[in-house]
RNA sequence: GAACAAACGCUGGCGGCGUGCUUCAGCCAUGCAAGUCGAACGAUGAAUGGAGCCUUCGGGUUCCAUAUCAGUGGCGAACGGGUGAGUAACACGUAAGUAAUCUACCUUUGAGUUAGGGAUAACAUCUUGAAAAAGAUGCUAAUACCGAAUAUCGCUUAACAACGCAUGUUGUUAAGCUAAAGGUAGCUCCUCGGAGCUGCCGCUCAAAGAUGAGCUUGCGUCCUAUUAGCUAGUUGGUAGGGUAAUGGCCUACCAAGGCAAUGAUGGGUAGCUGGUCUGAGAGGACGGCCAGCCACACUGGGACUGAGACACGGCCCAGACUCCUACGGGAGGCAGCAGGCGGGAAUAUUGGUCAAUGGGCGAAAGCCUGAACCAGCAACGCCGCGUGAGCGAUGAAGGCCUUCGGGUCGUAAAGCUCUGUCAGGAGAGAAGAAGGGCAGUUAGGUUAACAGCCUAGCUGUCUGACGGUAUCUCCAGAGGAAGCCCCUGCUAACUACGUGCCAGCAGCAGCGGUAACACGUAGGGGGCAAGCGUUGUUCGGAAUCACUGGGCGUAAAGGGCGUGUAGGCGGCCAUACAAGUUAGAUGUAAAAGCAUCUGGCUCAACCAGAUAACUGCAUCUAAAACUAUAUGGCUUGAGUACAGGAGAGGAAAGUGGAAUUGCCGGUGUAACGGUGAAAUGUGUAGAUAUCGGCAAGAACACCAGUGGCGAAAGGCGGCUUUCUGGACUGUUACUGACGCUGAGGCGCGAAAGCUAGGGGAGCAAACGGGAUUAGAUACCCCGGUAGUCCUAGCCGUAAACGAUGGGCACUAGGUGUAGGAGGUUUUAAUUCCUUCUGUGCCGUAGCUAACGCAUUAAGUGCCCCGCCUGGGGAGUACGCUCGCAAGAGUGAAACUCAAAGGAAUUGACGGGGGCCCGCACAAGCGGUGGAGCAUGUGGUUCAAUUCGAUGCAACGCGAAGAACCUUACCGGGGUUUGACAUGGCCUUGACGAGCAUAGAAAUAUGCUUUCCCUUUCGGGCGAGGCCACAGGUGCUGCAUGGCUGUCGUCAGCUCGUGCCGUGAGGUGUUGGGUUAAGUCCCGCAACGAGCGCAACCCUUACCCUCUGUUGCCAGCGGGUGAUGCCGGGCACUCUGAGGGAACUGCCGGUUUCAAGCCGGAGGAAGGUGAGGACGACGUCAAGUCAUCAUGGCCCUUAUAUCCCGGGCUACACACGUGCUACAAUGGCCUGUACAAAGAGUUGCAAAACCGCGAGGUGAAGCUAAUCUCAAAAACAGGCCUCAGUUCAGAUUGUAGGCUGAAACCCGCCUACAUGAAGGAGGAAUCGCUAGUAAUCGCAGAUCAGAACGCUGCGGUGAAUACGUUCCCGGGCCUUGUACACACCGC
Repeated sequence: GAACAAACGCUGGCGGCGUGCUUCAGCCAUGCAAGUCGAACGAUGAAUGGAGCCUUCGGGUUCCAUAUCAGUGGCGAACGGGUGAGUAACACGUAAGUAAUCUACCUUUGAGUUAGGGAUAACAUCUUGAAAAAGAUGCUAAUACCGAAUAUCGCUUAACAACGCAUGUUGUUAAGCUAAAGGUAGCUCCUCGGAGCUGCCGCUCAAAGAUGAGCUUGCGUCCUAUUAGCUAGUUGGUAGGGUAAUGGCCUACCAAGGCAAUGAUGGGUAGCUGGUCUGAGAGGACGGCCAGCCACACUGGGACUGAGACACGGCCCAGACUCCUACGGGAGGCAGCAGGCGGGAAUAUUGGUCAAUGGGCGAAAGCCUGAACCAGCAACGCCGCGUGAGCGAUGAAGGCCUUCGGGUCGUAAAGCUCUGUCAGGAGAGAAGAAGGGCAGUUAGGUUAACAGCCUAGCUGUCUGACGGUAUCUCCAGAGGAAGCCCCUGCUAACUACGUGCCAGCAGCAGCGGUAACACGUAGGGGGCAAGCGUUGUUCGGAAUCACUGGGCGUAAAGGGCGUGUAGGCGGCCAUACAAGUUAGAUGUAAAAGCAUCUGGCUCAACCAGAUAACUGCAUCUAAAACUAUAUGGCUUGAGUACAGGAGAGGAAAGUGGAAUUGCCGGUGUAACGGUGAAAUGUGUAGAUAUCGGCAAGAACACCAGUGGCGAAAGGCGGCUUUCUGGACUGUUACUGACGCUGAGGCGCGAAAGCUAGGGGAGCAAACGGGAUUAGAUACCCCGGUAGUCCUAGCCGUAAACGAUGGGCACUAGGUGUAGGAGGUUUUAAUUCCUUCUGUGCCGUAGCUAACGCAUUAAGUGCCCCGCCUGGGGAGUACGCUCGCAAGAGUGAAACUCAAAGGAAUUGACGGGGGCCCGCACAAGCGGUGGAGCAUGUGGUUCAAUUCGAUGCAACGCGAAGAACCUUACCGGGGUUUGACAUGGCCUUGACGAGCAUAGAAAUAUGCUUUCCCUUUCGGGCGAGGCCACAGGUGCUGCAUGGCUGUCGUCAGCUCGUGCCGUGAGGUGUUGGGUUAAGUCCCGCAACGAGCGCAACCCUUACCCUCUGUUGCCAGCGGGUGAUGCCGGGCACUCUGAGGGAACUGCCGGUUUCAAGCCGGAGGAAGGUGAGGACGACGUCAAGUCAUCAUGGCCCUUAUAUCCCGGGCUACACACGUGCUACAAUGGCCUGUACAAAGAGUUGCAAAACCGCGAGGUGAAGCUAAUCUCAAAAACAGGCCUCAGUUCAGAUUGUAGGCUGAAACCCGCCUACAUGAAGGAGGAAUCGCUAGUAAUCGCAGAUCAGAACGCUGCGGUGAAUACGUUCCCGGGCCUUGUACACACCGC
C1' cells in the first nucleotide's frame, strides 16, 4: 500500500446490488420444512349438496354425487435443504481403465399381457395397559401374495469359428431354466352381473440409448527424524465363500514375504477443488458467499426395505441428556426455516407467496414444497446520488492571532437572483404471464366411427407474493440532510493559551522537568467523506529462506583431517535408440469467476451474450543437436612399469656427548642464594666456589633457514642400523575414462584428563612458606605432589586458524628460496637462459562494505559436499546416542532487548611511542603554611547579620574606600497616580519660604507672605482630583544582548578550485631541515587564499634638527653670608614635536651551499634590543537579569515609596590573601645626601609661632616645568652585645588631636603607661631568569574622615639555569580503543 464473512469508538440523508454464528458438531419451548394417487382396493365414521322413505316436525334413515380421516396397494421419501465434527485418505484434483460392474422413472426397438388359487389389514367383538400400544377371535378386496402355462429373447453348460490387449470378447449350434395386472374414456351388445372393439395409462421378458452410481490405476496434495525401523491377514499363492462387480473383502491350507532415508511407522494439524486476496512475476496466505466432490446427522454399533441407503425429519441395540408416568413403563433428537437459552468482540424475522423457476405424486384438474421468489433488520461491503447554484467587500459582526500597523476564518455569511435531485404531499401506474385449464373453432393422425383420444394452430376468458412497488406527472419551498481523523520527522497540514518528567501522548524515532508546532483546549490548516478512525488477520515492501533472486577471510556461516558407500557430476570419435528435450495434431481441462469486445438496468455496482484464456494431463505423429541408454573404438584425464636424486615421513632396536641434580672423596672458609628491595631457604654437623670419580632421568646447543618432510590434519630435529610409506624429475612402453566429489559409515586426531603397570633428573597445577598489598586465595621469591617420560587402553576436544572445504580449467608481470631436468658458454668449477614441482614477498586487471586478495585468488567459470538467516536466553534444558568418569555429539522453547555486529573516518583519551616548548622540573633567591594583627570567605549565630562570586579561572573578588547616607537587609512609624516619566479630562493659582504646635523623624495642622505672558479667546508654569499608567537591587545568566574570565600570546583554525575515496573524509596543513612562531626553505596532487604569528601603534635606550619659559648655566657682566639671585645666553641637561638609527646589512665558519645557525667586527643598541597595547576557529549551558539593556513570569494600599533606629563590623571555629616580626647584613640616637611619577582653588599650603606629639594659630605663594605636598633605604659618628633583650609590638588603661549634624554599637591619629604571642615555622605549597628577584621609600584614585588593599613611581640591587629522566600544562606526527556527555569515559 492493498484486502476482509470482521469487531470497537464517534457520527449518520437516500437508493440499488450483495452479504450476515468465523465461538459451543453446545442444549432446545412452539410452528412449519414430504407427500401424493379414489383413473389399483376394500370402506363410508365426520362434512357439503341432491333425491327417496319415515317423522313426535326437533330430526332419523337409504341411495347418489362432491370428496375422504384412518387402512391395503403404488410411486416418492437415497432428491432438495444444513453443517465441516471426523478424514493426510484413491478423500479430493487431474488423466486413464472397467475384456471386473449395476442403473427405478425417461426414450427407441422387439415379443407378450393366458387361465387359476389361498390369505390379510381396515372393520366388528373381547382382553391387557395410566399412557404409548399390544394380543385373541371373526369378516373382506386389489395393479397385495402364490404356484401353473407360454419363451422372441435372456441366463447356465458344452462344441466350433472369428477377433483381441494376458485374464478374454463376439458369433453359430445343441441341452436345460426363468414372466406378467389390470384401470379408465368413447362406441356397440347385453342375461344389467358383464362382454366385445378402439384409444389412453399401466404390467412382463429382452435389446439399445441416456442419466446416475460402484470399483481399479498413474501423477499431484501440510508440519515433525528430539518419531528409524514398521508389518501375522501381514505379502503372495491354491481352493472355497461373499458381492452388481475385481480383490485377504472373508475362511482353510501353503510359502516367507511386503514397506522404509526418494522418509516407512508414529505424533501434530486440516474437509478437498474450481477459485479468493496479495504480488511485476515467480511465489505466499486462504478455501466465507456461489459451484463440483466427499463426510456427517445426539454419541457408538447394526442391519432391514429398496433400482438406489447401511438412510438428517425410517427401524433395532447400547450410552449420555431432556420430558411424561398411576413407578410397572413409555417418548424425543433444529449441523432444515424462523425462533429461544448459552458461549462470545460479534452475526438478522417465531414475515409473505407458491405469481415465476425447480422438484414429488397424479391421466389430469390439482395437491405438497421454510427448495425458491419476495419482503423485514444491520453503513457489514461494493456502487450511485444529495446536503444547493450564480452574483455578492464596508473585506460586516464575532472568533483567533498580532510586531497593535494589521492579518485570518473570508465570497465564507448577510443580501439579491435562481434551480428543484433526494426526502414530504397529491395523482397516474407497469414489465416480470408464459404455459395450462375452460368455452368455441380449424387442420392432421388413430379408428368401423363425424364419438373419444393425440398433435399443431386461432378467438375469448381465468392466473402477481413482491405492490399501489419501480416509473411518470403536479404542488410547495433552500427549506429536512456532515461528520471523522490528522497537523515533530517518516507524511499533506501551525499558531495561541493551559500544564510543568505532572496530567498525558506514542506505529518507530521519541515528546512533556515554565516560552511544548508532539500532552489538553481553541483558532486556523490538511486528508477522506455517509462515513472516518482504531484493533485484529493475510500478502506486499522483505533479494529478510534468494527457482526467478542471497551468502560463508574479518559482519551469522567451511565439517579438526582423511578414506570411502549410496547419490550427484563427468574426456574424444562413430553407430543405434527415442526415456528426457523440441515441434505439430487430437481429446480433455464443468459452469461460474478473471480478461477482451458488445449489450440490459438513466450511470455504476450488478446482470447477460460472444470471444479469449485455463501456462495442466493423456494419446498420436515427427525431429535427433544435447543429456541418458546400448554397442564399437581412441589417448590427452587417471594409473602402471623403468632410471635418478632430495628429505626432522613412519615403526623398532641400539648408541653418544654437553648440561642439570644427587652421591663419594680432595682443596677451602663464611657465607651462599634470591630480589625493585628483602625475607623464607641452604650453610661452621663445613655449604656456595673448585677438582676428581660415580649414578639417574629427560631433552638433543651450534648446523637451523617465512628451509625440508608428511595422502591430510594433529605433527616430525643428536648419531647408527633394520623394516617401511609417499611425493618429485626424466624417458620410453603399457592399461584404456579405470575420473571428481562424497550424506551416512570407518579411520586418524595437540594439550589437558582417565584406567593398569613402570619410571621420575629437571620443570611444575594443587599445596606449604616468605614478600608485596587496604586485602593479595595473584603477579615476585624459597620449596613442592599429581603430571610431564615409557608400555597397553580410553577420551575426541582446541583461536584443531590461512579464522579461507575439495577438484579441474582459464586470466599481466617482477623478485627470493628448496628439489630436479635440459640448453648455451667454458678445459672445468662457475655463470646465464628455459622448464617442472614446492614454498615466500611485491604488484596489473578484476573482485571486495572496507580492510584487503591477486596463477598458492577472496578474480573468471563448471562439478560435488558442509554450513548461515537479529542479540540475549544457550551450545543451556529435555529426550536420545557415545564415554569408566570428566564430559562429548545432536539440540529447542518460554521470556526479554532494539539492537548486537563488521570495516573504515574524525576527534578525545592511554600508568603507548617519537619530536618539541613553557619558572614545568632541575639549579638558585625570597616567601606562604607556625605567631600577633589586618582583610576576604565558609560555618555558626541573629529580628537582620542584604545580594552575588565557589578547583585552576571564588575567597584585600563586585567594593577606586558600610558611623548617617550608601543600603538592596531587619524592627517600628507613614504614603497610595505614588520618590520619578508621559498623555487625557476636570478643578484651581500657586509652588515655595518663614514662624508656631505635635512628633524620633517622615509628616500633619495653623498663621504670615506669594505667579508670568496675553490680541482677554487663551497660553506657559505649578498644585489638587480622576483615568491611562508609574515603580520593583522581585524570579529566570539554563530564554537573551553587551561585557568579562579561561585554555592562551598556545600556534594553531579554515576556505576556493583541483585530485583521491561508494562514503564519513583525506590531500593542501603530512615529510626533510629551521624558527619564538603553520617563521622560512626544500620536496610533494596539489595550486592559491583567509583568520591568527610577525610587522605597522605607544613607552624606553642613542644621535640629529627645531623650540627656549616657569627649565638650564658653559662662557661674559653684576650681586650675596649663601643660592641662576639679576643682566644675558640657549652651548649643555631637560621639555616635546619631527627625523635618523638595526636590516643577519658586513666578515669568517657551517648547512642541501637553501632557509637558517655559530663566531666576529663596527655600533648607544645585534639577531623579535626591553616593556606595553593587541587575544584566531572555538571550549567551559564558565560569570554577570545587582552596572546597563532586554523576552517571559510575578507584586500593584505592595515584592512600590518616605522616615527613624538597628544590621551588613556578630564569634566556639576552619581556610585564602596580606602587614609586622622573631633581630647585630640589626635596633636606637645624632648628623649629611640623592629621585621619579603624580596631585592641588570646597584645594595644596610654605615661612613664623604654640604644643613632647597628633595638631593648632597663621597666612606668603600657587588654577602650577614658577608655589606647595616632599623621600627612605644609603653614608658618617655614637650606644646596645645575644637576652624574650634598647628585639617585637599585640592587648589594655589614662589623657589628647582631627574629620563630621553625630565617632556608643562602629573611624583614624598622638602622647604616657602596659609590653602578649613570637627564638625562622610539620606535611605541604607560591613567586621570580636582569635593572629581574629581594629590599627602600614616594605618589594617586576612591574619599568629609577612615589602607597593611589596589594602581603607578623611582632608589639600592643579586644568585642560578648541568640539563629535559621525572611532576604539571601545551604543540606536531604516529599507534591502540568496546570512549563520542569523549578516561571525572565505558